This is a predicted structure of a 334-nucleotide RNA (Bacterial RNase P class A) from an uncultured Alphaproteobacteria bacterium. The model forms 93% of the base pairs in the Rfam consensus. It matches the Rfam family "Bacterial RNase P class A". From the family's description: Ribonuclease P (RNase P) is a ubiquitous endoribonuclease, found in archaea, bacteria and eukarya as well as chloroplasts and mitochondria. The prediction has a mean pLDDT of 76.
RNA sequence: GUUGGGUAGCGUGCAGUCGCUUUGUAUACAAAGAGGAAAGUCUGAGCUCGAGUAGAAAGUGAUAACGGAUAACUUCCGUCGAGGGUAACCUUAGGGAAAGUGCAGCAGAAAUAUACCGCCGAAAGGUAAGGGUGAAAAGGUGAGGUAAGAGCUUACCGGGUAUUUAAACAAUAUCGCAAUAUGUAAACCCUAUCACGUGUAAGAUCAAAUAGAGGUUAAAGCUAUUUCUACAGCUGACCAGGGUUGAUCGCUAGAGCUAGUUAGUAAUAAUUAGCCAAGAUAAAUGACUGCAAUUUAAAAAUUACAGAACUCAGCUUAUAGCUACCCAUAAAUA
Numbered sequence: 001g002u003u004g005g006g007u008a009g010c011g012u013g014c015a016g017u018c019g020c021u022u023u024g025u026a027u028a029c030a031a032a033g034a035g036g037a038a039a040g041u042c043u044g045a046g047c048u049c050g051a052g053u054a055g056a057a058a059g060u061g062a063u064a065a066c067g068g069a070u071a072a073c074u075u076c077c078g079u080c081g082a083g084g085g086u087a088a089c090c091u092u093a094g095g096g097a098a099a100g101u102g103c104a105g106c107a108g109a110a111a112u113a114u115a116c117c118g119c120c121g122a123a124a125g126g127u128a129a130g131g132g133u134g135a136a137a138a139g140g141u142g143a144g145g146u147a148a149g150a151g152c153u154u155a156c157c158g159g160g161u162a163u164u165u166a167a168a169c170a171a172u173a174u175c176g177c178a179a180u181a182u183g184u185a186a187a188c189c190c191u192a193u194c195a196c197g198u199g200u201a202a203g204a205u206c207a208a209a210u211a212g213a214g215g216u217u218a219a220a221g222c223u224a225u226u227u228c229u230a231c232a233g234c235u236g237a238c239c240a241g242g243g244u245u246g247a248u249c250g251c252u253a254g255a256g257c258u259a260g261u262u263a264g265u266a267a268u269a270a271u272u273a274g275c276c277a278a279g280a281u282a283a284a285u286g287a288c289u290g291c292a293a294u295u296u297a298a299a300a301a302u303u304a305c306a307g308a309a310c311u312c313a314g315c316u317u318a319u320a321g322c323u324a325c326c327c328a329u330a331a332a333u334a
Stems, first nucleotide, its partner, number of pairs: 003328008012292007020033005035305001039316002042314005047199001049197002052231007060195005065079005080094001081092004095190002100188002102184003116131002118127003139157006158177001159175005203249004214239004221234003256275008293302002
């Protein structure tokens, strides 16, 4: 230098003239006015409504190494395990196979277990060390032992259990090592934890208008997953018909933003100082001119993905081109 990995940012600026929306001390001025994802509607909450609280049992769905952060989360940070990569780094579907059930084609004698070849034996019978098949065939190597062999015995490994660790590695002790012995739980399942539903067209208030002896059903009734118990509360559920379709609120000062200091590996927390950044309701946030900037040979053009609709914290997806910082080093060249 090439190449690779990670983090952060930009994605036009200034001035003038006119125009639109909101607010204001008011009719003329001033201030503000669409993103990093506003997208997806995937998570979680703030907020809203429902005649419920407690306890027990069950069901459905979700989560799953350990510790920490957060309003909370299936999010984020750190440490570990497993896998990929030379590495920087990336991914993670990470509890339990010693509770049980299921599944593992073909090959092979046999995969919920033996004896095809083999070895020993005069035979009856013994054997599972050797060979073959296979992803996997009663743990591996050496020595002893045996008729021939086998954890049969022993040493070292491997494996299980206990202590230890936040979890993990290492270490110490112990067990011949259960059971038809291998693998598989994004197979059923077991264990632990969490969870009522609904959604801003949620809902609240005001105004106006109309048609209520309308029908059926429960009273041993109904009330936020189901059942039971106790207390408490309520008039429910379904069908047909009539009127209204207007206004205001919810609707933007917040788990808010910026900078510094302190603590922490970090996520983040506390504190000090400063700031106020759209609230439309069929939908405003724009047009023109000049200069600069980007691009080009010069012009044209204003760059890609794309437009608020209750708010916030994340995740996921799309993105022309450009900038800054940090880290790695295989091959090749000097």